SAM riboswitch aptamer (S box leader) from a Desulfuromonadaceae bacterium, 110 nucleotides, folded computationally. Its Rfam family is "SAM riboswitch aptamer (S box leader)". Rfam's curators write: The SAM riboswitch is found upstream of a number of genes which code for proteins involved in methionine or cysteine biosynthesis in Gram-positive bacteria. Lineage of the source: Bacteria > Pseudomonadati > Desulfuromonadia > Desulfuromonadales > Desulfuromonadaceae. Its mean pLDDT, the model's own confidence on a scale to 100, is 82.

Order: sequence, then C1' cells, then structure tokens
RNA sequence: UCUUUAUCGAGAGUGGUGGAGGGAAAGGCCCUGCGAAACCACAGCAACCGGUGCCGAAGUCGGUAUGUCAGGUGCUAACUCCUGCCCAGUCAAGCUGGGAAAGAUGAGGA
Repeated sequence: UCUUUAUCGAGAGUGGUGGAGGGAAAGGCCCUGCGAAACCACAGCAACCGGUGCCGAAGUCGGUAUGUCAGGUGCUAACUCCUGCCCAGUCAAGCUGGGAAAGAUGAGGA
C1' cells in the first nucleotide's frame, strides 16, 4: 500500500514545551492568542485483540442478558460535526428515514 471482516447515537482531560493553525479531502458549519497542530508528562474512557471466571454432551467448540482484569492497540469538542450518490415518505422547497460511497479503529490475510 492492497484486501477480508466487525464496530462507529455511548464514554473519557489537565499540566508543560510550542507558537498558527485545526476538525481526512470538497462544500458548509465550527474550534482556536481565554493559545491551533505537534511533542512530552500524568490522568481517564472503552473493552477490538489478549488473560481469566462461569455455563453447556463440552479435549482445539459454543454461550455468557454490560462476568472479570486491563497486558497490546485505540480514543478523550460537536453522531464519523453535517452534507454530497441511490431509494422511500411529499408536486416542490425543506425535512425525516433507509442504503451506498468515503473515512476511522480493531483483528486477520497478501
């Protein structure tokens, strides 16, 4: 980098360094000198992988209405901040719902 698959309406921030940008990209709309990005420290959230318990006709299997721990990742403004393509509800604008696409993260594969 490509690919398969699961999840994406919940949750969780302070300090230091730093100095102007950031929210993937486009259009919006936001955040930001009351200090952006990035890095560091500490703290926290969650429970995908992992450890472990319990149950099951059950050796490598399956289940567990939020079992439990937190080692490997991840994350800690706004639903993945919103929209963009298709479909439906309406003549339409607008709005609502569903599905794609794109993206993010985990686990596996090339």